[in-house]
Molecule: transfer RNA
Organism: Actinomycetales bacterium
RNA sequence: GGGCGAUUAGAUCAGUUGGUAGAUCGCCUCCUUCACACGGAGGAAGUCGUCGGUUCGAGUCCGGCAUCGCCCA
Numbered sequence: 001g002g003g004c005g006a007u008u009a010g011a012u013c014a015g016u017u018g019g020u021a022g023a024u025c026g027c028c029u030c031c032u033u034c035a036c037a038c039g040g041a042g043g044a045a046g047u048c049g050u051c052g053g054u055u056c057g058a059g060u061c062c063g064g065c066a067u068c069g070c071c072c073a
């Protein structure tokens, strides 16, 4: 330098044909306990890496850039 893949909640990851952003763990509150753990109920937490484009509508489609990984040179 070239090719491919990844980037979504604190962490690990889903997200179908473009149509209300989710799961598990963690965190907070309550119940339970003498207390803790386990268990039960509820809750908070997201500019979907970034900048543009297409569209009535973009996590999803298109382009640029950034970071990480793999391969080729």
Stems, first nucleotide, its partner, number of pairs: 001072007010025004019056001027043005049065005